[in-house]
Model confidence (mean pLDDT): 81 of 100. A computed fold for a 72-nucleotide RNA from a Flavobacteriaceae bacterium, annotated as transfer RNA. It matches the Rfam family "tRNA". From the family's description: Transfer RNA (tRNA) molecules are approximately 80 nucleotides in length. Lineage of the source: Bacteria > Bacteroidota > Flavobacteriia > Flavobacteriales > Flavobacteriaceae.
RNA sequence: GCUCUGUUCGUAUAACGGUUAGUACGCCUGACUUUCUAUCAGGAAACAGGAGUUCGAUUCUCCUACAGAGUA
Numbered sequence: 001g002c003u004c005u006g007u008u009c010g011u012a013u014a015a016c017g018g019u020u021a022g023u024a025c026g027c028c029u030g031a032c033u034u035u036c037u038a039u040c041a042g043g044a045a046a047c048a049g050g051a052g053u054u055c056g057a058u059u060c061u062c063c064u065a066c067a068g069a070g071u072a
Base pairs, nucleotide, nucleotide: 001071002070003069004068005067006066007065010025011024012023013022018055027043028042029041030040031039048064049063050062051061052060
């Protein structure tokens, strides 16, 4: 250089083009406890950036950025 793959809460990981974007751990609040841990209940927190297609895009297409793999 070329080809391919990936990028989603703090971390990991899901999501038929129509979901309030889910789950686990973590974090916060409350209950329980003399206190902590554990347990229980509740809460906050995310679609890499830009354009296009579409009635509607995290999802499809293109470009950019970053990461990885292969190849010379």